[in-house]
Context: one part of a larger RNA
RNA sequence: UGACGGGGACCCGCACAAGCAGCGGAGCAUGUGGUUUAAUUCGAAGCAACGCGAAGAACCUUACCAGGGCUUGACAUAUAAGAGACGAACUUAGAGAUAAGUUUUCUUCUUCGGAAGCCCUUAUACAGGUGGUGCAUGGUUGUCGUCAGCUCGUGUCGUGAGAUGUUGGGUUAAGUCCCGCAACGAGCGCAACCCUUAUUACUAGUUACCAGCAUUUCGGAUGGGGACUCUAGAAAGACUGCCGAUGAUAAAUCGGAGGAAGGUGGGGAUGACGUCAAAUCAUCAUGCCCUAUAUGCCCUGGGCAACACACGUGCUACAAUGGCCGUAACAAAGAGAAGCGAAAUUGCAAGGUCAAGCAAACCUCAAAAAGACGGUCUCAGUUCGGAUUGUUCUCUGCAACUCGAGAACAUGAAGUCGGAGUUGCUAGUAAUCGCAGAUCAGAAUGCUGCGGUGAAUGCGUUCCCGGGUCU
Repeated sequence: UGACGGGGACCCGCACAAGCAGCGGAGCAUGUGGUUUAAUUCGAAGCAACGCGAAGAACCUUACCAGGGCUUGACAUAUAAGAGACGAACUUAGAGAUAAGUUUUCUUCUUCGGAAGCCCUUAUACAGGUGGUGCAUGGUUGUCGUCAGCUCGUGUCGUGAGAUGUUGGGUUAAGUCCCGCAACGAGCGCAACCCUUAUUACUAGUUACCAGCAUUUCGGAUGGGGACUCUAGAAAGACUGCCGAUGAUAAAUCGGAGGAAGGUGGGGAUGACGUCAAAUCAUCAUGCCCUAUAUGCCCUGGGCAACACACGUGCUACAAUGGCCGUAACAAAGAGAAGCGAAAUUGCAAGGUCAAGCAAACCUCAAAAAGACGGUCUCAGUUCGGAUUGUUCUCUGCAACUCGAGAACAUGAAGUCGGAGUUGCUAGUAAUCGCAGAUCAGAAUGCUGCGGUGAAUGCGUUCCCGGGUCU
């Protein structure tokens, strides 16, 4: 000077408390450990690994294993020598990689000597490596933490390490601001500037809209309109600006007015100096080491999907605030050409056929669901729950055996609210309900977004956890 203390003082945070919904029990999905295996590729490891890298493992991916092959190589550059092709089509053998054969077969310039291009063969330098080291590194990232801190110049103090400033009195979300002070200033952070959302007027009016006026096939469909909704551009608006009280007359706090919004309005982006030899050599780059007829490359098949078990994260439930059936409603945000695919028709259905429209405020995906109304079930392992299994099908795709998703019929397991313990959340939040997208041929209960319905509680800071300042 720090760090630490079951030392002290002050303060903050869904940290506790007050509440709501969960997890921990069941079934399944998924990740991990372990075990197994020829292989179950590798990494991630308290918080900050475990629906994580992976925004999607049937082949491919793929890095792993078995077997079959190649050795200047799948890929790059260069030199030398040689051939004229390369490619395409077909046949045969093979699991394929590949091998053999048949047909076709060079281009441009030219002084006709040749040169250049392309490709093949041989030789040599070399290629290659998801091999090792993240404790050799760059870059990127997590975390403390969106916590309020971290420093510097000059001056002053101290022999010095260092201190001061940055401490103190108030105040704030904040080292925010005010006052004081051997300090005076400054920088990185805070805040603001950025995006979005909430209000209004202006501009614009198609593909969006329709108040009034006509037409109408009753559909904003047509004429028309520029009002409204909306779209999207440029503005306004909020600043403790105004009033009162408290306060040191300060900073500020409390209350009020006006206002769509009030004291950072809500949300996002934004992450100081540093910590953890934190993570990543498997995104990429890269030093060193290793490998070179293999630790490189190609192919077929298998594996990453195994299963006495243990843990994490989820989904579905255990029902009547519910299940099932019928009828009629109300979104937002997105995506679409090797695509989205209407209507019609067919099938119980998944789906099929035909095919309109749409590079989309135009057409399509598209039905929103919970909710409302009517009916039924009457507390039961049930008309709850749907695991598991059987049969028959659909779709994608060379190909669904290992190992896809979906449909129909049948089957109908555990489960009657979950021990110790533990998690999230303070408002359009929790809870609940659907919708879309990325990845993607196909394959979400995951992830990322979107809207619908929409609570309870917060006395307070004694205690648990984490953090800040002073001592």

The prediction has a mean pLDDT of 84. The part of an RNA shown here (small-subunit ribosomal RNA, 3' major domain) has 471 nucleotides and comes from an uncultured bacterium. It matches the Rfam family "Bacterial small subunit ribosomal RNA". Gene Ontology terms of the family: structural constituent of ribosome and ribosome. The RNAcentral record of the full RNA draws on ENA, Greengenes and SILVA.